Context: one part of a larger RNA
């Protein structure tokens, strides 16, 4: 010097209180743990494994098993050799893959040409390919975590025999090792902030594919208005440079320093919200299955091709959601309002057929132009507190789609069926505001889809914080200490 206390002071996080909502009880959906299996591939495990690696397991994908097959190999590069055959077709066995026969040429140089040389090809051979085999405790790279906590150092000086300590500690103050004061220390560094992007507020360019305040023509309607079409860039937006917040002004505390407390102005006020961004390191923390890569093993197999299973198996357990247990509620009718995104083997309008999923057909769209374009709401009904008009699991039956194929094992629709749940034991989780809560929308994966998952996006929009004793992690000093 640290670590570490059920020692001290101080200080800080949804840590706890203080509110809102949930998880644990029940159906389902998805991981896992187990048990089963020919096989149920591998990996990941306190927080930091478990809707995680998978942003799409039916075949493929797959790495797993079972049978049938290759043997310089599915794929590189040399070296030697054999032949003209190789791609294409064709036939014959099979599930396929394979294997057996036939048919059969190409490009380049030189040349009329035949022809020769060379690539290419296929044979046979060596040399090597392969390996999602192991070792993450041999490794690069990246990643998690403590933690966006505020620390982690150096260099010359000084001081201790050293180890080491000063600085970096005291006193004030901040979100901050952030400033300022003082000091045997003076400086500097890697982190803090700031610089960058989104978004709030003007302004100035910028006008089509957006916009329509004024003005003017047409259409159509009794009329309120709607539609074009001229014109225009005013507003709304698209996007670009700019400007704006800096305790700059005022009052007050205080060492009259940093800084706090209040006010003004101002769309915004003291880091304005949110993000990218993660210091020295710790977990021999994670990944040899992303991909690189030491070393060890396999070489007619531990490589490689196919069919079919399997990853979807279920006496049980756990985690993480989703729908629900109803009246602030369901159902049935009219009726309004986003936003961001994606769109060519792609969206797909009006129209028709069908109860519905879908179909038919195609206008327009490489898209501020075309298609797609909410639901919670708002109005009016209806149901009267019941396992119902809640709830939707389970089956049975008849379809629709994708795709070679939906038996193992997709999803959607009707009809019928209507389980279990009446608000949840001990315990635990999120979350301080445009947040929690609650509604729909879109996207990537992707032929289809077990998405209810993930990453976005707007709509409705709360409640509480008195505090810091207590848990729970963390910062600074300091204190014992038989620990390193």
């Nucleotide at each position: 010097u640290g670590a570490c206390g059920g020692g001290g002071a101080c200080c800080c996080g949804c840590a706890c209180a203080a509110g809102c909502g949930g998880u644990g009880g029940a159906g389902u959906a998805u991981g896992u743990g187990g048990c089963u299996u020919a096989a149920u591939u591998c990996g990941a495990u306190g927080c930091a494994a478990c809707g995680c690696g998978a942003a799409g397991a039916a075949c493929c994908u797959u790495a797993c098993c079972u049978g049938g097959c290759c043997u310089u190999g599915a794929c590189a590069u040399g070296c030697a050799u054999c032949u003209c055959u190789a791609a294409u077709c064709c036939g014959g066995u099979g599930a396929a893959a394979g294997c057996c026969g036939g048919u059969g040429a190409g490009c380049g140089u030189a040349g009329c040409a035949a022809u020769a040389c060379g690539c290419a090809a296929u044979u046979u051979g060596c040399a090597c390919a392969g390996g999602u085999g192991c070792u993450g405790c041999a490794u690069g790279g990246c990643u998690g975590u403590c933690g966006u906590c505020a620390g982690c150092u150096c260099g010359u000086g000084u001081c201790g025999u050293g180890a080491g300590a000063u600085g970096u500690u005291g006193g004030g103050u901040u979100a901050a090792g952030u400033c300022c004061c003082g000091c045997a220390a003076c400086g500097a560094g890697c982190g803090c902030a700031a610089c960058c992007c989104c978004u709030g507020u003007g302004a100035a360019c910028u006008g089509u594919u957006g916009c329509c305040a004024u003005g003017g023509a047409g259409a159509c309607g009794u009329g309120a208005g709607u539609c074009u079409c001229c014109g225009g860039c005013a507003c709304u937006c698209u996007g670009u440079u700019c400007a704006g917040a800096c305790u700059g002004c005022c009052c007050u505390g205080u060492u009259c320093a940093a800084c706090g407390g209040g006010g003004a102005g101002g769309a915004a006020g003291g880091u304005g919200g949110g993000g990218a961004c993660g210091a020295c390191g710790u977990c021999a923390a994670g990944u040899c299955a992303g991909u690189a890569u030491g070393g060890c093993c396999c070489u007619u197999a531990c490589g490689g091709c196919c069919a079919g299973g399997g990853c979807u198996g279920c006496a049980c357990a756990c985690g993480u959601a989703c729908u629900a247990c109803a009246a602030u509620g369901c159902c049935c009718g009219a009726c309004a309002c986003a936003g961001a995104a994606g769109g060519a083997u792609c969206c797909g309008a009006g129209a028709c057929c069908g109860c519905a999923a879908g179909g038919u057909g195609g206008a327009g769209g490489a898209a501020a132009u075309c298609a797609c374009c909410a639901a919670a709401g708002u109005c009016g009904g209806g149901c009267c507190c019941a396992g119902u008009u809640c709830g939707g699991a389970u089956u049975g039956g008849a379809g629709g789609c994708u795709g070679c194929a939906a038996c193992u094992c997709g999803c959607c629709u009707c009809c019928a069926u209507g389980a279990a749940g009446c608000c949840g034991g001990a315990a635990u989780c999120g979350c301080u505001a445009g947040u929690a809560a609650u509604g729909g929308c879109g996207c990537a994966u992707c032929a289809g889809c077990u998405a209810c998952g993930g990453c976005g996006c707007c709509g409705u929009g709360a409640a509480u914080a008195c505090g810091u004793u207590c848990c729970c992690g963390g910062g600074u000093c300091u204190u014992g200490u038989a620990c390193a």
Notes: Predicted 3D model of a 484-nucleotide part of an RNA (small-subunit ribosomal RNA, 3' major domain) from a Chthoniobacterales bacterium. The prediction has a mean pLDDT of 82. Taxonomically the source falls in Chthoniobacterales (Bacteria, Pseudomonadati, Verrucomicrobiota, Spartobacteria). Rfam family: Bacterial small subunit ribosomal RNA. Rfam links the family to the GO terms ribosome and structural constituent of ribosome.